Predicted 3D model of an 85-nucleotide RNA (c-di-GMP-I riboswitch aptamer). It was read from a public genome assembly, where an Rfam model found it. Its Rfam family is "c-di-GMP-I riboswitch aptamer". From the family's description: GEMM was predicted in a large-scale screen for bacterial structured RNA regulatory elements. Rfam links the family to the GO term cyclic-di-GMP binding. Model confidence (mean pLDDT): 77 of 100.
RNA sequence: UUUAAUAUUUGGCAAACUUAUUGAAAAAUGAGGACGCAAAGCUACAGGGUCUAAUCCGGAAACGGGAUGACAGCCAGUUGCAGAU
Repeated sequence: UUUAAUAUUUGGCAAACUUAUUGAAAAAUGAGGACGCAAAGCUACAGGGUCUAAUCCGGAAACGGGAUGACAGCCAGUUGCAGAU
């Protein structure tokens, strides 16, 4: 400098599902559990995308719109260990 390819070692993270709590929901957190991950570290107004719709707006209703709520394990941005070069 690089984090591209392959192999190994030591450590790391933890999907679905179960359970408790929080929440209107999406979802989050703790415990258990491992599908996977070389950035599955970090970043969610100031890139794209996805999910939800309490408050609010429209409607007689059904329902529709709508982020100020979420998702970084969708892409992206950014930092970067061992090893290798």